[in-house]
Context: one part of a larger RNA
This record gives sequence, C1' cells and structure tokens, in this order.
RNA sequence: GCCGGCGACUUGCAGGCUGUGGCAGGUUAAGGUGAAUAAAACCGAAGCCAAAGUGAAAACGAGUCCGAAAAGGGCGAACUCGUCACAGUUUGCAGACCCGAACCCGGGCGAUCUAACCAUGGCCAGGAUGAAGCUUGGGUAAAACCAAGUGGAGGUCCGAACCGACCGAUGUUGAAAAAUCGGCGGAUGAGCUGUGGUUAGGGGUGAAAUGCCAAUCGAGCCCGGAGCUAGCUGGUUCUCCCCGAAAUGCGUUGAGGCGCAGCGGUACCAGCAAAAGCGUGGGGGUAAAGCACUGUUUCGCUGCGGGCGGCGAGAGCUGUACUAAAGCGAGACAAACUAAGAAUACCGCGUGAUAGGGUACCAGUAAGACGGUGGGGGAUAAGCUUCAUCGUCAAGAGGGAAACAGCCCAGACCACCAGCUAAGGUCCCCAAAUGGACGCUAAGUGAGAAAGGAGGUGGGAGUGCUUAGACAACCAGGAGGUUUGCCUAGAAGCAGCAAUCCUUAAAAGAGUGCGUAAUAGCUCACUGGUCAAGCGCUCCUGCGCCGAAAAUGAACGGGGCUAAGCGUCCUACCGAAGCUGUGGAAUUACUAUCGUAAUUGGUAGGGGAGCGUUCUAGAUGGGGUGAAGCACUAGCGGCAAGCAGGUGUGGACUGUCUAGAAGUGAGAAUGUCGGC
Repeated sequence: GCCGGCGACUUGCAGGCUGUGGCAGGUUAAGGUGAAUAAAACCGAAGCCAAAGUGAAAACGAGUCCGAAAAGGGCGAACUCGUCACAGUUUGCAGACCCGAACCCGGGCGAUCUAACCAUGGCCAGGAUGAAGCUUGGGUAAAACCAAGUGGAGGUCCGAACCGACCGAUGUUGAAAAAUCGGCGGAUGAGCUGUGGUUAGGGGUGAAAUGCCAAUCGAGCCCGGAGCUAGCUGGUUCUCCCCGAAAUGCGUUGAGGCGCAGCGGUACCAGCAAAAGCGUGGGGGUAAAGCACUGUUUCGCUGCGGGCGGCGAGAGCUGUACUAAAGCGAGACAAACUAAGAAUACCGCGUGAUAGGGUACCAGUAAGACGGUGGGGGAUAAGCUUCAUCGUCAAGAGGGAAACAGCCCAGACCACCAGCUAAGGUCCCCAAAUGGACGCUAAGUGAGAAAGGAGGUGGGAGUGCUUAGACAACCAGGAGGUUUGCCUAGAAGCAGCAAUCCUUAAAAGAGUGCGUAAUAGCUCACUGGUCAAGCGCUCCUGCGCCGAAAAUGAACGGGGCUAAGCGUCCUACCGAAGCUGUGGAAUUACUAUCGUAAUUGGUAGGGGAGCGUUCUAGAUGGGGUGAAGCACUAGCGGCAAGCAGGUGUGGACUGUCUAGAAGUGAGAAUGUCGGC
C1' cells in the first nucleotide's frame, strides 16, 4: 500500500412541541392481591395537571393592579380544550456522536545505568628532568656564599596499559538507538577501578550543563482519580422526492467561540393586503456646475496702512520702480463651500398579478471570493485592504475565452443518429464562407508596453510661391566707398562692442557658414540664364516604424496566413444540457372525470416516502428428491436503495406476510485486528 473483519448520534430521568389512541375532567405513585420462572388483571386518590385571574403583598375576584378618580392604562375574562399513555423530534442533566492531548493529584516501585559520599580491596611498562637535605672541597673571624658529588622532590616532562573524547572520514532502514578507522588529551594524581553500602520525585545528587536519577528528566516510572477536559483537528456507513440558506447587524476577557436579530424549512391561522412594472404626488442637496457665502488662488487697475528717502523745531508735508489691507475687472480650486441643481434612489396614493403577514417548532450561517460601478486607506501600487450597490462563484453542470471557481452566453427531471438560435465563430487541426462590397496596413504590424523620436504611408483643413516661369539642379554674377568705427599685437563681412549708411546696378548683408596669426581662399543670402509644372510651410486625423535586454524554446493554442490582418456595410451558415419537436416520470395548482397548466441545478440545513440487515411474536411455506452461504448468468419487474429465476458448488437449515425491538448499512478517522 491493497484486500477482508470490526469501527461513531446511544441509554436513563426530566421539560417543550408534533402525531396517534383512551377518557371528558384526566391519571394513579409507593405499596398490596394475584402469579409464582414470569406476566396480565385488579385494589390503592396520597399526589400531579386542568378547571380564574390580578397584585410585591395583605387581599379582592370575572375582574384586578397603579391611581384622589366612576379618568386613563397594564394583565386577564367574555372567543374554552384539558389530561393520561405510546411514538417522533428537540432541549437540559448525565462520558452523551466517535477517536485524540500536553498536564494536575493520590498511592506505590526504582541509585544493578548514572551523580555524590562511606567502608574495604586492586592498578599505573619504560624513559627523562634532577628540588630540599646531606657529604667533601673551596671560602669566612664565624656565617653567608661557590663548586663537585650524593640524594630522589614534583596536581614535573615523554610515552604503553588504563581513563578520556579535540579533529576528520566512514557509518546514518548502521556491525552499533553514539560505533569503527586514522590522528588527539591525561597517564603519582582533585588519578583510575572491583565489591558492599547511603541519599528518592518538588525530592535526591550536581568542580553547575537544568546535567544525572535504568536508551525516559524544567520535575522518573507504574497503577489509580479517568471515558480528566479539548470554544481545537480528523472521522461519522442505504435510496429516492420537495424546498433551500449564510459568510451581515448588535453584544460579548469577544474576534476561527457564543447569545439575540437577519436569511432557510415544516405545520397551522387570519386574510386580500407587501415587491417589480405603470400612472400620479412629494421632499432632497449627491453628480455635474458655480464662486453670492466660508476658505484657497493667478494677473491687471485703484491703493488704506507699513518700509525707505527728502524737507521741517515740531505738528506735519512730500517723493517712491518696495510691501500691501480693502475695492473693481479678468481667470481658477474645495469631503468637512453652495444664491442655484439633475439622473437614479426613497416616501405617499392608485393600478397590478405572482406572492406577502402572523404563530409554533426545527435549523444552519455569523472566515466569503472575484468582477462592474461609487468612495475611504495605500503610491489615483497589489490576485492589497475597508465600506456601499449590482452580478457570478460559493451551492451551478452546459457552450465560448487554447488551458482557466468569480469574465461572456446560458440555469442541466429522463430519453432521441430531429429542428432553431446565444456568446463565439466559418483555410487545416475543428462543426460552419478560401462569401460579397469599399478602403487601410507591408510592419508577420496583426499576435504584449511608455515618455520620446522620425521627409513611413492614407485622408482632411489652412496658408504662401508659381507660364510675368515657381521648387530642385546646372552655368554666370555675388561689386565699389571699405581693412565702417571702436577695441586690439592683429580684428580686413565672419573674437567682441557700437552703428548697419551711401554708390554702381539685373543683383549683391558694413555679411549665412567653413577657413587664416591677420590677410587670402571656398560658400550662402540676392540676381540673370538654361529647363518646364507644379513646389513649400502649418494644423487635425487613420494605419504602421524605432524606443523593446534574462536566464530550457515559449507574448497568434499550433500549422500556417499578405489575408486566413485592420475598419465600415451586407448575406448565408456553424454553434449549448438555452428554445422547439416526439415519448416518458415526478411535484404543485385547477379540474366531477378525461385532462390542462406551471414546475422538477443545488452545499449547510429542514421536510416527506421507501430499500436492506439481525432478533422477537403471530400467520403461512420450503428443505438430504439438497437449506443457508459462495461462483457464474444475453433473464424479469422497479426511478433508486434493491428483488426474483436458472446452473454449478455446498451439506443443514431457511423464506414470505403482518407487527415489534435494534450492537441496523463504511471508502476515507497518520482508524483498529488479520492476511498478502
């Protein structure tokens, strides 16, 4: 991992509601008679519920309470519906659907591991160093001191046994639940070790690491309290039919829990009223807009006051290219601005048909997600976050978007080798146009992207020049005063400053650019000629181009396409579980019936109807001429769970009907036991 068995809403008591039955007031409890293996039946009215309520109560009573009240109001009566069983469902108390803690407490068992200590034993190859003391010699007044020898100290040195465990490799379902191999540290000491003994769980022991106390230690192990508790996770077993949510508000030591409300279901009640739509009547202060108000704000004019300057002894006068209140004119901005003001929405009334309202009982939900729109937060970021409103998913299958819960189309009762359409498509993959008309694109743009850039190309508008010859090209000219003046070493059209005239002319700047040290030189403006018909500039717009770098090849789904791309228009076709057709089933309503109409996606959840398993009672069957079980089986009926029949095997029990009772249905629980 698979297969098979087992495996989870039970039981008792009490309450609520619903159904069925008895009685109309209902009913007995303990106990007793009976029976004895039991029961039925009977006796037993104590008690309980109901039959009257109101008030805190005294109390009063179809009323009563508050109150001064004969006022008003609250709760009642008149409008009756009880009670006892049984069953279903639900709630409470119990382990209360099942499995699951970590812990806490009690009583015991442990120091054969390990920590420390006590008692008594044992062990440490070999080598090195050479303290004190002593002896001798030297030395001294005597010492000190010096030298040689002797001596053999030391938590001394090197290094086996022994003890340890610093590094690396191997091992890592190991040879081993910590080892092996190669190096490594201590190795006469606070050394190592045998045997026996002592200390025990909030306790011991600890050269102290929360270490160790039997592979267990921030509190050992075993049994018990104990089925602790678990607002948490997982699991929870047959079928069909009807309806069908929520992920919100308020509160909460509350936030992944709970209570109430909201939204669902079932039953009953009253009853013609609530939504959409339409008509009609309303209030508003949002969007947009606007600037009278509150504020913000640019420019202009006027300019209080102030600054600065002048005059004056002062008062004050006066100037000002500074500042600037206020006013005027022009132009703007606002969630917390509005003299004005929509669309929607909301409210009233009328109409309207599906459906709404109340009561009782049973729930689930209270983590939502994305998309459109209007806002807040954020960075006018997020598959971000938080509200409002609508949609979808959730709980929704089908078609489209290559694939793709939340996007587009569309809501699946069942069957059909029938038809029409939606979104989206119609060259091939791949169903349907290699359809039609007019344009655009040349970039494979289409088929990812910005600021910005560009004689790409189509369309439109305006403006200028032009047969009195434009634009481009070519030929020629492009001069003189003059090297204008200043400045400068120089400044001669061409470093810079100022000025920018006159003349000759068809035309020619006191000079457009290159150039020189400065000149020179080239060139342009401008003019003539050659040629012969359009040529410039500005704005708007369609489609393209560049901008464009990332890690496997990956930005049409692929092939491939110059349309099979883009825009406008037209016709046809394809295309879904949509709609239609035919047949069938169910639910609800209406209907005397026949039938007709509508409905039948569905998670949590509510309701209804059934299938099957074991046992019991009653009835009735089968069975060695072969029960159950097991295997196979184009069979039959049923919407399904399932049920018959046949054949083989098997070898002794078992079916059907009507009721009843449950250890009553497995695929999941890191389930549990067995097998493989």
Predicted 3D model of a 676-nucleotide part of an RNA (large-subunit ribosomal RNA, domain II) from a Candidatus Altimarinota bacterium. Its Rfam family is "Bacterial large subunit ribosomal RNA". The organism belongs to Candidatus Altimarinota, within Bacteria.